[in-house]
RNA sequence: UGGUGGGGUAGAGGUCGCGGCUUUUAUUAGUACCUCGCAGGAGGGGCAGGGACACUGAUGAUGGCGAGGGAAAGGAAAAGCCGCCGAAGUUCGUACGUAUCUCUGGGCGUGCGGGCUGGGCCUGUGUCCGAACAGGAACAGGACUGUCACACCGGUUUUUCAAACCGGCGUGGAGAGCUACAGCGAAA
Numbered sequence: 001u002g003g004u005g006g007g008g009u010a011g012a013g014g015u016c017g018c019g020g021c022u023u024u025u026a027u028u029a030g031u032a033c034c035u036c037g038c039a040g041g042a043g044g045g046g047c048a049g050g051g052a053c054a055c056u057g058a059u060g061a062u063g064g065c066g067a068g069g070g071a072a073a074g075g076a077a078a079a080g081c082c083g084c085c086g087a088a089g090u091u092c093g094u095a096c097g098u099a100u101c102u103c104u105g106g107g108c109g110u111g112c113g114g115g116c117u118g119g120g121c122c123u124g125u126g127u128c129c130g131a132a133c134a135g136g137a138a139c140a141g142g143a144c145u146g147u148c149a150c151a152c153c154g155g156u157u158u159u160u161c162a163a164a165c166c167g168g169c170g171u172g173g174a175g176a177g178c179u180a181c182a183g184c185g186a187a188a
Stems, first nucleotide, its partner, number of pairs: 008181004014085001017084009033069006043056002045053001047105006088117011118145002121142005127136002147173004152168006
């Protein structure tokens, strides 16, 4: 001086990059629930099922119909703020929490471990959650975008070639990725 391997720090992607919080709006819903009336007559009590119960019901419950009143949470969108660029998401397993108690299953939340996904968008299929035609991931397809590698074409530098760089086009890869952490000149 060059190469290779490992690590660290910083950085980039963007038609909606990712997440969190707050506010607003619509939806949920004229639903749950409450009151009154009518008919009715034995059970009812979480999302489904079993059991318990010091829960509720003949002083007529639950459910139904009618009238009056009438929400909220979860989920969605937009804006603002904050944290960020495996941001994060999802799926499987597992532990704990969650409703009157308990058991089994399911839902939701949190932690841990494994798998998958570069990023957002559009279409389709079945599926999950859901009130939902909202939303999620998977699979199939599409164009787009950033990045790297390689091939080809053109250009710059050079006497020429090679190489490097710039532009175009094509193919391929995956975030365990990619880029930078340095160059030139002068003097001592």
This is a predicted structure of a 188-nucleotide RNA (Lysine riboswitch aptamer) from Marinithermofilum abyssi. Its mean pLDDT, the model's own confidence on a scale to 100, is 75. The model forms 98% of the base pairs in the Rfam consensus. The sequence was found by an Rfam model in a public genome assembly. NCBI's taxonomy places the organism under Bacteria, Bacillota, Caryophanales, Thermoactinomycetaceae, Marinithermofilum.